[in-house]
Large-subunit ribosomal RNA, domain I from an Acidobacteriota bacterium, 555 nucleotides, folded computationally. Model confidence (mean pLDDT): 83 of 100.
Context: one part of a larger RNA
RNA sequence: GGCGUACGGUGGAUGCCUUGGCGCCAACAGACGAAGAAGGACGUGGCAAGCUGCGAUAAGCCUCGGGGAGCCGCAAGCAGGCUUUGAUCCGGGGAUUUCCGAAUAGGGAAACCUAUCCUGGUAAAACCAGGUUACGGCCCGCUGAAUACAUAGGCGGGUGCGAGUCAACCCAGGGAAGUGAACCAUCUCAGUACCUGGAGGAAAAUAAAUCAAUUGAGAUUCCGAUAGUAGCGGCGAGCGAAAUCGGAACAGCCCAAACCGGGGUGUUUACAUCCCGGGGUUGUAGGACCGCGUGAGUAGAGUUACCAAUCCGGAGGCUAGGUGAACCUGCUGGAAAGCAGGGUCAAAGAGGGUGAAAACCCCGUAACCGAAAGCUUACCGGACUCGAAGCGGUAUCCUGAGUACCACGGGGCACGAGAAACCCCGUGGGAAUCUGGGGAGACCACUCUCCAAGGCUAAAUACUCGUUGGCGACCGAUAGUGAACUAGUACCGUGAGGGAAAGGCGAAAAGCACCCCUGCGAGGGGAGUGAAAUAGAACCUGAAACCGUAUGCUU
Numbered sequence: 001g002g003c004g005u006a007c008g009g010u011g012g013a014u015g016c017c018u019u020g021g022c023g024c025c026a027a028c029a030g031a032c033g034a035a036g037a038a039g040g041a042c043g044u045g046g047c048a049a050g051c052u053g054c055g056a057u058a059a060g061c062c063u064c065g066g067g068g069a070g071c072c073g074c075a076a077g078c079a080g081g082c083u084u085u086g087a088u089c090c091g092g093g094g095a096u097u098u099c100c101g102a103a104u105a106g107g108g109a110a111a112c113c114u115a116u117c118c119u120g121g122u123a124a125a126a127c128c129a130g131g132u133u134a135c136g137g138c139c140c141g142c143u144g145a146a147u148a149c150a151u152a153g154g155c156g157g158g159u160g161c162g163a164g165u166c167a168a169c170c171c172a173g174g175g176a177a178g179u180g181a182a183c184c185a186u187c188u189c190a191g192u193a194c195c196u197g198g199a200g201g202a203a204a205a206u207a208a209a210u211c212a213a214u215u216g217a218g219a220u221u222c223c224g225a226u227a228g229u230a231g232c233g234g235c236g237a238g239c240g241a242a243a244u245c246g247g248a249a250c251a252g253c254c255c256a257a258a259c260c261g262g263g264g265u266g267u268u269u270a271c272a273u274c275c276c277g278g279g280g281u282u283g284u285a286g287g288a289c290c291g292c293g294u295g296a297g298u299a300g301a302g303u304u305a306c307c308a309a310u311c312c313g314g315a316g317g318c319u320a321g322g323u324g325a326a327c328c329u330g331c332u333g334g335a336a337a338g339c340a341g342g343g344u345c346a347a348a349g350a351g352g353g354u355g356a357a358a359a360c361c362c363c364g365u366a367a368c369c370g371a372a373a374g375c376u377u378a379c380c381g382g383a384c385u386c387g388a389a390g391c392g393g394u395a396u397c398c399u400g401a402g403u404a405c406c407a408c409g410g411g412g413c414a415c416g417a418g419a420a421a422c423c424c425c426g427u428g429g430g431a432a433u434c435u436g437g438g439g440a441g442a443c444c445a446c447u448c449u450c451c452a453a454g455g456c457u458a459a460a461u462a463c464u465c466g467u468u469g470g471c472g473a474c475c476g477a478u479a480g481u482g483a484a485c486u487a488g489u490a491c492c493g494u495g496a497g498g499g500a501a502a503g504g505c506g507a508a509a510a511g512c513a514c515c516c517c518u519g520c521g522a523g524g525g526g527a528g529u530g531a532a533a534u535a536g537a538a539c540c541u542g543a544a545a546c547c548g549u550a551u552g553c554u555u
Base pairs, nucleotide, nucleotide: 001554002553003552004551005550006549007548008547009546015540016504017503020475021474022472023471024470025469026468027467028466029464030463031165032164039100040099041098042055043054044053046078047077050074051073061094062093063092064091065090066089070082071081072080105114106113107112115133117131118130119129120128121127135162136161137159138158139157140156141155142154143153169200170198171197172196173195174194180187184234210217211216221248222247223246224245225244231239232238252456253455254454255400259278260277261276262275263274264273265272266271267270283434285399286398287397288396289393290392291391292390300386301385302384310383311382312381313380314379315377316376317375318374319373321369322368323367327342328341329340330339331338343360344359345349351363352362353361405429406428407427408426409425410424411423412422415441436451437450438449439448440447491498492497511539514526515525516524517523
């Protein structure tokens, strides 16, 4: 030196654990904000750096309920207090709520600077305190150009109407490329990502100018089939329906017009136009109009549409809670819940804790009960409000116009210009009026079907920043969120932005009094605690690499 053995050091794997995550289900909620939000800055404790809470009334104030013995947050300690005259704590309501921030008196390098007017503190000034003063919309008043009336504009007053924030879902306006096509250009990716605007608890869509096929169906939305079919496609890569059927859920309505009544304006006094009320709302055409008839503020309906518009009470639910059965002894052990023996409850043998493994020790669990105050409801009742009708006739009037449609250029439809219908835009043309018009995939005829050019509409559907409850052949500290811990922290970056590491003594601190070595160290040795100290805070277990001490064999 090598190989081994024993004992250590270092190191922090492994095992066990879980306060934290992840996912799903059900229910709820789906907004907050000029009455100043979200998010922050700075303060605030007797001692106070951080986190949490709170706001100059500052780990808090008032009140109403719950609760019942301790309390003054994480977080010990010292000092000092509070509390059965009910504290701390939990819930409802209220008060306070600096400064910045849409930030809004003006400015500004956010958390700062500087003002205006009014009121008060004063008799007055300075100063201080409280309030006021942004912009836009809407309403009212005054004023008022070109330009006579007017209008624009200006000025003033009023107005809790707007703005800003917020995870996904939704609608709309814009809108890629990597990629695939084994290249690439049409095509694809994809109307995706992304940007912008807008809204709601959902949004959008929605009551046939729809489909169908000679029979019929009867708004929309979503799911399963149809079907990877019919089709589209450098007929490549790929894209990809619908009718119909089965389900979920179901709900239908209101205007414009004709006509009637009232009012205004312009003027030629008969027209035009506007406003209000009535009327009326459809395709087997309907309505106006004319004739006949009827009842009633009745039937019925109602605040989600249905013309419009609500309150009150009850009951239920949410926001604190409450009652809640039944066990002892022996043995081992540091400790009993283990083992042994004998019992008990069970509408409760879910789960957690307790010195090991507890239905009966504790918290709970099943079941039942509970609200002064606030919120909520799709249930019940009341008030209130609205409020109908049928038959026939005639062919005089009405039934959504720069619309339908056409040409050209585009876009959307599964459909790439194709035989390309249908829907929507741009430019240019431009109808008909029920003997009317659209559609049935060029186009024409026949037949069938529907009634555009106005509007509203719940449910079934999508999502989860969040609340409550539950569950998991989900993770268990290099995992699971980036974050189990002072985590979007420390740290890095001018900035946008990037972004960690870091859990575990013990049942209980009983956290080693006292003595000794030492630098009044560090560290250690005794002693003591403890079941254990090789559990001593660099603390459960404590692998390997690596480093030693002792020793056997060997060179």
It was read from a public genome assembly.